[in-house]
Molecule: transfer RNA
Organism: Nanobdellati archaeon
RNA sequence: GGGGUCAUAGUUCAACCUGGUAGAAUGACCGGCUCCAGACCGGUAGAUCUUGGUUCAAAUCCUGGUGACCCCA
Numbered sequence: 001g002g003g004g005u006c007a008u009a010g011u012u013c014a015a016c017c018u019g020g021u022a023g024a025a026u027g028a029c030c031g032g033c034u035c036c037a038g039a040c041c042g043g044u045a046g047a048u049c050u051u052g053g054u055u056c057a058a059a060u061c062c063u064g065g066u067g068a069c070c071c072c073a
Base pairs, nucleotide, nucleotide: 001072002071003070004069005068006067007066010026011025012024013023020056028044029043030042031041032040049065050064052062053061
C1' cells in the first nucleotide's frame, strides 16, 4: 500500500441475509419476603462507533471516516 471480517444497554449476546414497535441474560436501582443479609419474587432506568445518502420508514442497504482483528505485499 491492497483486501476481508467486525463495532448494538455497565458486561456477554440476539435482531441485519429478507428495511417496518430495538430484545434476552447478567449487572445497577426501587419494592416484596427476612430480625438483618443472601437466595427467591415483582417493578424501573439503561444502547445501535461516526458522517452523509437512498427510502414513507435505516441497527439493517450505499458512500466517507474512526477503532479492533485477520490475510496479501